Transfer RNA from a Pseudomonadota bacterium, 77 nucleotides, folded computationally. Rfam family: tRNA. It is annotated as a transfer RNA. Lineage of the source: Bacteria > Pseudomonadati > Pseudomonadota.

RNA sequence: GGGCCCGUAGUUUAGUUGGCUAAAACAGCUGGCUGGCAGUCAGCAGACCAGGGGUUCAAGUCCCCUCGGGUCCACCA
Numbered sequence: 001g002g003g004c005c006c007g008u009a010g011u012u013u014a015g016u017u018g019g020c021u022a023a024a025a026c027a028g029c030u031g032g033c034u035g036g037c038a039g040u041c042a043g044c045a046g047a048c049c050a051g052g053g054g055u056u057c058a059a060g061u062c063c064c065c066u067c068g069g070g071u072c073c074a075c076c077a
Base pairs, nucleotide, nucleotide: 001073002072003071004070005069006068007067010026011025012024013023019057028044029043030042031041032040033039050066051065052064053063054062
């Protein structure tokens, strides 16, 4: 330098012919059960989807550029 894959809540993931208000588990917070802890039950908060631009009535989901990570190849010697 070239090819391919990945980048969504604190963490791990789902979101597959673009369509209605972005979902789950764990973690966190509040309350109940308990003398307390653990555990369990109920509820709450938390991401605008790596960044920017474009296409579209509408994009996490398609296109382009950039950044970061992984992997293969090439170059240097």